[in-house]
RNA sequence: GCCUCUGUGGCGCAGUAGCAGCGCGCGUCCUUGGUAAGGACGAGGUCCGGGGUGCAAAUCCCCGCAGAGGCU
Numbered sequence: 001g002c003c004u005c006u007g008u009g010g011c012g013c014a015g016u017a018g019c020a021g022c023g024c025g026c027g028u029c030c031u032u033g034g035u036a037a038g039g040a041c042g043a044g045g046u047c048c049g050g051g052g053u054g055c056a057a058a059u060c061c062c063c064g065c066a067g068a069g070g071c072u
Base pairs, nucleotide, nucleotide: 001071002070003069004068005067006066007065010024011023012022013021018055026042027041028040029039030038048064049063050062051061052060
């Protein structure tokens, strides 16, 4: 230098056009003599940045940024 893949709550990930979700974690409450386990409810993300297409973009296209792998 070229190619491919990845980027979504604190962490690990799903979602491949139409209300942004799951698990763990966190908070409050129930249960217990107390803790753990279990149960109920809740908070928390303008989806890496910018632009484009489109009625509508996390999702498609372009340009960047960051990371991983490969080739020379």

Notes
The RNA shown here (transfer RNA) has 72 nucleotides and comes from a Candidatus Woesearchaeota archaeon. The coordinates come from a structure-prediction model, not an experiment, and the mean pLDDT is 82. Rfam family: tRNA. By type it is a transfer RNA.